Background
Two RNAs folded together computationally: RNase P RNA and transfer RNA, 431 nucleotides in total.
[in-house]
RNA sequence: GGAGCCGGCCGGGUGAUCGCUGCGCCGCGUGCGCGGAGGAAAGUCCGGGCUCCUUCGGACAGGGCGCCAGGUAACGCCUGGGGGGCGCGAGCCCACGGAAAGUGCAACAGAAAAGAUACCGCCACGUACGCGUGGUAAGGGUGAAAUGGUGCGGUAAGAGCGCACCGCGUCGCUGGUAACAGCGGCGGCAUGGCAAACCCCGCCCGGAGCAAGACCAAAUAGGGGAGCAGCGGCAGCGAUGUCGCGGCGCCGGUUCCGAGCGCGCUCCCGGGUAGGUCGCUACAGCGUCACGGUGACGUGGCGCGCAGAUGAAUGAUCGCCCUCGACAGAACCCGGCUUACAGGCCGGCUCCACUC
RNA sequence: GGGCGAUUAGCUCAGCGGUAGAGCGCUGCACUCACAUUGCAGAGGUCACUGGUUCGAAACCAGUAUCGCCCACCA
Numbered sequence: 001g002g003a004g005c006c007g008g009c010c011g012g013g014u015g016a017u018c019g020c021u022g023c024g025c026c027g028c029g030u031g032c033g034c035g036g037a038g039g040a041a042a043g044u045c046c047g048g049g050c051u052c053c054u055u056c057g058g059a060c061a062g063g064g065c066g067c068c069a070g071g072u073a074a075c076g077c078c079u080g081g082g083g084g085g086c087g088c089g090a091g092c093c094c095a096c097g098g099a100a101a102g103u104g105c106a107a108c109a110g111a112a113a114a115g116a117u118a119c120c121g122c123c124a125c126g127u128a129c130g131c132g133u134g135g136u137a138a139g140g141g142u143g144a145a146a147u148g149g150u151g152c153g154g155u156a157a158g159a160g161c162g163c164a165c166c167g168c169g170u171c172g173c174u175g176g177u178a179a180c181a182g183c184g185g186c187g188g189c190a191u192g193g194c195a196a197a198c199c200c201c202g203c204c205c206g207g208a209g210c211a212a213g214a215c216c217a218a219a220u221a222g223g224g225g226a227g228c229a230g231c232g233g234c235a236g237c238g239a240u241g242u243c244g245c246g247g248c249g250c251c252g253g254u255u256c257c258g259a260g261c262g263c264g265c266u267c268c269c270g271g272g273u274a275g276g277u278c279g280c281u282a283c284a285g286c287g288u289c290a291c292g293g294u295g296a297c298g299u300g301g302c303g304c305g306c307a308g309a310u311g312a313a314u315g316a317u318c319g320c321c322c323u324c325g326a327c328a329g330a331a332c333c334c335g336g337c338u339u340a341c342a343g344g345c346c347g348g349c350u351c352c353a354c355u356c
Numbered sequence: 357g358g359g360c361g362a363u364u365a366g367c368u369c370a371g372c373g374g375u376a377g378a379g380c381g382c383u384g385c386a387c388u389c390a391c392a393u394u395g396c397a398g399a400g401g402u403c404a405c406u407g408g409u410u411c412g413a414a415a416c417c418a419g420u421a422u423c424g425c426c427c428a429c430c431a
Stems, first nucleotide, its partner, number of pairs: 001352010012321007020036006026029001038327001042338002045336005050209004056258004062205005067081005082096001083094004097200002102198002104194002119140002121136006148166006167189001168187008213278004223269006230245006247263004271430003283305001285304008322325001357427007366380004374411001382398005404420005
């Protein structure tokens, strides 16, 4: 000097004037002061808080996750480690349990696609010289995939048929919390692929969502129909009311059983209101320091208060400066993931070339 | 704000992981004096897009885009 990798941060600044909105204050005035979008406020993909539903127990369904250990309120997130793949490297990527429990799938091509097989070739025998019978997976051909790989021996030709190494399986020992790794013995290969196919194993999960829900106020017809399960007594002309029994219904949607609750429940049509208060922002909060930990993170001290609207605020104009400003805007709140993003800054590291 | 669903030919929709289909529409020919009907033939597809799993994806799994539906309170 060039090429690249990883992590963190910023995302126009400043002044004046006029507005908008929340809160506070008083001398209640068209006053003064303070605060006023994001790293993703987004997608709503996960996890939790909060609220309501009787989340009560069990079984079966259903859904999710999937190497190991840890972190956490929890997670499908994060950290560290193992294994595999890519890169010269810094580093990056991986839905990474089980295919010797069972079922299923593999079009076309090919002889044959998962328990059986001989198309060409090779070898032996027979031969009427066309070929036939048998052996053979070393070679050819097909395919995404072809029955462990390489070499030596062996053989009629071949073959784990035998041997060595590698792979695979299994047993033991050693190291490690573990995933796993290393070493040694044994087995001659049985056990090919797909589980983001059904499934098996292990673990986890009740549902709905702030338009949840609570309170105040106003208005209307507590009207009509359908479905699910009835009988008797009494009162009444009747509608209906009430009591008893049998039971029925609900458990907010998977079903069943038990427990529990109610005496009706569910759905549709119709009627009325479109007001206010709370939930509503102070919490797994932010910053900083110390300690523990490889780290995610935890513990403690000190300091800070940082939007809360409900037709819904965060803007407009002008001046100056620069590197001329991207993606985009809260709506109950957090922790993550994912997606979008002009440009710029900082730190650490790798490779190449050259110079000293 | 929250909860769901869909996307395949011009339109409406089918579609076991193995060459993308139907009806209507469109084009040409036949029939007719002409038109319609009818018959025959034909064209027309980024299976919304981007990745992944698989030998192979319209389908299975993620992400993105577009469109559509539902919801308040009272008795």
It holds a member of the Rfam family "Bacterial RNase P class A". By type it is a ribozyme. Gene Ontology terms of the family: dimeric ribonuclease P complex, tRNA processing and ribonuclease P activity.